[in-house]
Context: one part of a larger RNA
RNA sequence: UGACGGGGGCCCGCACAAGCGGUGGAGUAUGUGGUUUAACUCGAAGCAACGCGAAGAACCUUACCUGGGUUUAACAUCCCGUGACCGCUACAGAGAUGUAGUUUCCUCUUCGGAGGCACGGUGAUAGGUGCUGCAUGGCUGUCGUCAGCUCGUGUCGUAAGAUGUUGGGUUAAGUCCCGCAACGAGCGCAACCCUUGCCCUUAGUUGCUACCAUUAAGUUGGGCACUCUGAGGGGACUGUCGGUGUUAAACCGGAGGAAGGCGGGGAUGACGUCAAGUCCUCAUGGCCCUUACGUCCAGGGCUACACACGUACUACAAUGGCAAAGACAAACCGUUGCGAAACCGUGAGGUGGAGCUAAUCGGUAAAACAUUGUCGCAGUCCGGAUUGAAGUCUGCAACUCGACUUCAUGAAGCUGGAAUCGCUAGUAAUUGGAGAUCAGCAACGCUUCGGUGAAUACGUUCCCGGGCCUUGUACA
Numbered sequence: 001u002g003a004c005g006g007g008g009g010c011c012c013g014c015a016c017a018a019g020c021g022g023u024g025g026a027g028u029a030u031g032u033g034g035u036u037u038a039a040c041u042c043g044a045a046g047c048a049a050c051g052c053g054a055a056g057a058a059c060c061u062u063a064c065c066u067g068g069g070u071u072u073a074a075c076a077u078c079c080c081g082u083g084a085c086c087g088c089u090a091c092a093g094a095g096a097u098g099u100a101g102u103u104u105c106c107u108c109u110u111c112g113g114a115g116g117c118a119c120g121g122u123g124a125u126a127g128g129u130g131c132u133g134c135a136u137g138g139c140u141g142u143c144g145u146c147a148g149c150u151c152g153u154g155u156c157g158u159a160a161g162a163u164g165u166u167g168g169g170u171u172a173a174g175u176c177c178c179g180c181a182a183c184g185a186g187c188g189c190a191a192c193c194c195u196u197g198c199c200c201u202u203a204g205u206u207g208c209u210a211c212c213a214u215u216a217a218g219u220u221g222g223g224c225a226c227u228c229u230g231a232g233g234g235g236a237c238u239g240u241c242g243g244u245g246u247u248a249a250a251c252c253g254g255a256g257g258a259a260g261g262c263g264g265g266g267a268u269g270a271c272g273u274c275a276a277g278u279c280c281u282c283a284u285g286g287c288c289c290u291u292a293c294g295u296c297c298a299g300g301g302c303u304a305c306a307c308a309c310g311u312a313c314u315a316c317a318a319u320g321g322c323a324a325a326g327a328c329a330a331a332c333c334g335u336u337g338c339g340a341a342a343c344c345g346u347g348a349g350g351u352g353g354a355g356c357u358a359a360u361c362g363g364u365a366a367a368a369c370a371u372u373g374u375c376g377c378a379g380u381c382c383g384g385a386u387u388g389a390a391g392u393c394u395g396c397a398a399c400u401c402g403a404c405u406u407c408a409u410g411a412a413g414c415u416g417g418a419a420u421c422g423c424u425a426g427u428a429a430u431u432g433g434a435g436a437u438c439a440g441c442a443a444c445g446c447u448u449c450g451g452u453g454a455a456u457a458c459g460u461u462c463c464c465g466g467g468c469c470u471u472g473u474a475c476a
Base pairs, nucleotide, nucleotide: 001476002475003473004472005471007470008469009468010467011466012465013464015460016459019423020422021421022420023419026314027313028312029311030310031309032308033307034305035304042053043052064300065299066298067297068296069295070294073125077124078123079121080120081119082118083117087102088101089100090099091098092097105116106115107114108113127289128288130287131286132285136283137282138278139277140276141274143272148187149186150185151184152183153182154163155162156161167178168177169176193266194265195264196263198234199233200232201231202230203229204228207224208223211222212221213220237260240254241253242252243251244250316416320375321374322373323372324371326369332363333362334361337356338355342351343350344349382413387408388407389406390405391404392403393402429452430451431450432449433448434447435446
């Protein structure tokens, strides 16, 4: 100087407390451990691994296993030779591939040749998701959006180092003020960026409709007020009033205002820590393989199942289930696409093909909700697992191993031990919509959008994590 303390002081955080809803019990989905297996590819491991890499494992993917091929190679460059190769057809084969047949070069040219493409040969080389993340780059997690981490000059100390950065106030903040052997500065904080909340200007089509006409309908003609959509501005600064405070910084209360003291949300992550994670995104040193640890193909596996754990979904019901008819969003996507009306089917879906490269057309029905009826506390008109049968769709192909539909079946489950998690406001809870990936889908995941919409916070003694000062130490 640090680190640590079941030392002290001050302070903060959904850290506790106060509340609301869960997990832990059930069934299923999914990930992991374990076990099994020819293989169940690999990585991730307290927080910070476990719906994680994977924003899509039937083939492919695919790295694993079994079997069948191949050896200058599936891919790149160079050298030599040939002129075709590809394609098509037939046969063998699980296919890769092999055999046979058929077809048969292009561009430029000074006619010497050059270039392209393909095949054959030779070796230089290729290739490796093989090892090492404890050799590395890059990227990422975490402490933590915590308020810290440092430097120059000066001063003090023999020196390590200290001072500044400590102290008194204050703040979300090393934020600001005052004081001070310090005076300044840098990386962080804040602001600048995006979005949302109010107003104005501008522009009115595909958007809107007050007024006039018209229609079944903003449907059509006027119209651009309003809504909305873009673009450009304004607006909030403790500016103002009162109080407190050291005449400070600031804090408390009020006015005005759409918004008030950081208005809400996002992006943004200092010096560093964990030899944290990743050699399987990529790049890369070293090591290793080179008729194989490379490469091609078929089938299988990654989907196994006495069991254990994590994360979710659905429930156990009446604040509910079912039925009928009725209403209100935002965001996003669409030409290899979205696909309307109409018709067929109980339905998944099929036929159909209008319109749309989209404020024009389509996906599009929002759901919870309100109304009416029914059920009457029951393993039920709760719950839907499981299984049987029949189908639909995607796709060369749904046996291993897809999703969905209909009929039948109707399991566990009556609110969950010890323990444990999230959340402070348009939040929790609850409710549907869309998207990426994607032929299809194991999505109940993830990301995002709106609808309905709470309770509680006395307080900081205690648990956990963190910041500053101080003290002890046989630790570095």
Overview
Model confidence (mean pLDDT): 84 of 100. This is a predicted structure of a 476-nucleotide part of an RNA (small-subunit ribosomal RNA, 3' major domain) from a metagenome.